[in-house]
Record summary:
This is a predicted structure of an 81-nucleotide RNA (ZMP/ZTP riboswitch aptamer (pfl RNA motif)). It matches the Rfam family "ZMP/ZTP riboswitch aptamer (pfl RNA motif)". The family has 185 seed sequences and 3,295 matches in Rfam 15.1. A reference for the family is Jones et al. (2019), "Co-crystal structure of the Fusobacterium ulcerans ZTP riboswitch using an X-ray free-electron laser", Acta Crystallogr F Struct Biol Commun. The model forms 100% of the base pairs in the Rfam consensus. It was read from a public genome assembly, where an Rfam model found it.
RNA sequence: AGGCUCCGCCGUAACUGACGGCUAGCGUGGGGGACCACGGGGAAGCGGAGGAGCAAUACGCCGACCGUCUGGGCAGCAUAG
Numbered sequence: 001a002g003g004c005u006c007c008g009c010c011g012u013a014a015c016u017g018a019c020g021g022c023u024a025g026c027g028u029g030g031g032g033g034a035c036c037a038c039g040g041g042g043a044a045g046c047g048g049a050g051g052a053g054c055a056a057u058a059c060g061c062c063g064a065c066c067g068u069c070u071g072g073g074c075a076g077c078a079u080a081g
Base pairs, nucleotide, nucleotide: 003054004053005052006051007050009048010047011046012045015042016041017069018068019067020066021065026039027038028037029036030035060074061073062072
């Protein structure tokens, strides 16, 4: 020094809740608060390789949609070991 940003590809993947509504977006079984198991779908993030670029600069991102709520994850920054 091996950097950073963006793009699609491959792999992996935390988290994926309750109630009501939209002619309708989860299913089965179990349970009661907002959970468990399996399946399905979504999915940030992480890793790999490729392309474009050299400026992006924490305070954000994620789980069909809308509403009312609940509970997490990831990333980033600071400090300590």